Overview
The RNA shown here (transfer RNA) has 74 nucleotides and comes from a Patescibacteria group bacterium. NCBI's taxonomy places the organism under Bacteria, Bacteria candidate phyla. Its mean pLDDT, the model's own confidence on a scale to 100, is 81. It matches the Rfam family "tRNA". Gene Ontology term of the family: triplet codon-amino acid adaptor activity. It is annotated as a transfer RNA.

[in-house]
RNA sequence: GGGCCGGUAGCUCAGUUGGUCAGAGCGCCAAGCUUAUACCUUGGUGGUCGCUGGUUCGAGUCCAGCCCGGCCCA
Numbered sequence: 001g002g003g004c005c006g007g008u009a010g011c012u013c014a015g016u017u018g019g020u021c022a023g024a025g026c027g028c029c030a031a032g033c034u035u036a037u038a039c040c041u042u043g044g045u046g047g048u049c050g051c052u053g054g055u056u057c058g059a060g061u062c063c064a065g066c067c068c069g070g071c072c073c074a
Stems, first nucleotide, its partner, number of pairs: 001073007010026004019057001027045006050066005
């Protein structure tokens, strides 16, 4: 230098053919339970979807460029 895969909540990840999809589990907070902690139950909590543009009535999703990580080729 070239190719492929990935980047979404504090962490691990899902997200279908572009539309009512911004989610799950864990975590964290509070209450209940307990002598107390843990466990358990209930409720709550959380995002510029890597960045910048473009297409579109509408983009996490499509297109372009760039950044970061991994693998391969040279």